This is a predicted structure of a 73-nucleotide RNA (transfer RNA) from a Candidatus Nomurabacteria bacterium. The sequence was found in a public genome assembly. Its mean pLDDT, the model's own confidence on a scale to 100, is 81. Rfam family: tRNA.
[in-house]
RNA sequence: GCCGUUGUAGCUCAGUUGGUAGAGCACAUUCAUGGUAAGAAUGAGGUCCCCGGUUCAAUCCCGGGCAACGGCU
Numbered sequence: 001g002c003c004g005u006u007g008u009a010g011c012u013c014a015g016u017u018g019g020u021a022g023a024g025c026a027c028a029u030u031c032a033u034g035g036u037a038a039g040a041a042u043g044a045g046g047u048c049c050c051c052g053g054u055u056c057a058a059u060c061c062c063g064g065g066c067a068a069c070g071g072c073u
Base pairs, nucleotide, nucleotide: 001072002071003070004069005068006067007066010025011024012023013022019056027043028042029041030040031039049065050064051063052062053061
């Protein structure tokens, strides 16, 4: 330098051939216990990497960037 994959909650990851996003763990509150752990219920937490385009509508499609990883030279 070229090619490919990935980028979504604090962490690990789903997700939809376009209709406004979920799980597990973690966190908070409550229940429960003589107390702790385990357990149960409820809740909070997201500009879906950035910019632009298409569209009535984009996390999803297109283009360009950035980052990580892998391959080739």